[in-house]
This is a predicted structure of a 76-nucleotide RNA (transfer RNA) from Halorhabdus salina. Model confidence (mean pLDDT): 82 of 100. It was read from a public genome assembly. It matches the Rfam family "tRNA". Its family is annotated with triplet codon-amino acid adaptor activity in the Gene Ontology. From the family's description: Transfer RNA (tRNA) molecules are approximately 80 nucleotides in length. Lineage of the source: Archaea > Methanobacteriati > Methanobacteriota > Haloarculaceae > Halorhabdus.

RNA sequence: GGGCGCGUAGCUCAGUGGACAGAGUACUUGGUUCCGGACCAAGAGGUCAGGGGUUCAAAUCCCUUCGCGCCCGCCA
Numbered sequence: 001g002g003g004c005g006c007g008u009a010g011c012u013c014a015g016u017g018g019a020c021a022g023a024g025u026a027c028u029u030g031g032u033u034c035c036g037g038a039c040c041a042a043g044a045g046g047u048c049a050g051g052g053g054u055u056c057a058a059a060u061c062c063c064u065u066c067g068c069g070c071c072c073g074c075c076a
Stems, first nucleotide, its partner, number of pairs: 001072007010025004018056001027043005049065005
């Protein structure tokens, strides 16, 4: 330098055009307990990597930039 894949909650991931984006775990509060864990209930937490475009409608499709991973090539 070229090709492919990935980027969504603190972490691991789902959602691949249709309304206000979800799960597990972690976190907070309450219950329970002598106390803690476990368990039960509730709650908070998101620029969907950034920007632009298409569309009535974009996490999802297109372009571009950035970051990460894999493969190939070039120089030394």